[in-house]
RNA sequence: GCUGGCGUGGAUUAGCCUGGCUAAAUCGCGGCGCUCAUAACGCCGAGAUCGCGGGUUCAAAUCCCGCCGCCAGCA
Numbered sequence: 001g002c003u004g005g006c007g008u009g010g011a012u013u014a015g016c017c018u019g020g021c022u023a024a025a026u027c028g029c030g031g032c033g034c035u036c037a038u039a040a041c042g043c044c045g046a047g048a049u050c051g052c053g054g055g056u057u058c059a060a061a062u063c064c065c066g067c068c069g070c071c072a073g074c075a
Base pairs, nucleotide, nucleotide: 001074002073003072004071005070006069007068010027011026012025013024020058029045030044031043032042033041051067052066053065054064055063
């Protein structure tokens, strides 16, 4: 330099191809219950404007373009 994949709560992922209800799950975190107490378990809650910018559209995590970062392959 070329090609491909990935980037979504603190962590790991789903959703993206086929645009449209409240962006979902597990773990973690906070509170309460239970217990002598801790863990486990049960209930409740906070937390992501979906890497950044722009475009298309009535409407974008999802489609298009550019850029940034990470990974892999080729040279």

Annotation: This is a predicted structure of a 75-nucleotide RNA (transfer RNA) from a Candidatus Aenigmatarchaeota archaeon. The prediction has a mean pLDDT of 84. Rfam family: tRNA. Rfam describes the family as follows. Transfer RNA (tRNA) molecules are approximately 80 nucleotides in length. Its family is annotated with triplet codon-amino acid adaptor activity in the Gene Ontology. The source organism's lineage runs through Archaea, Nanobdellati and Candidatus Aenigmatarchaeota.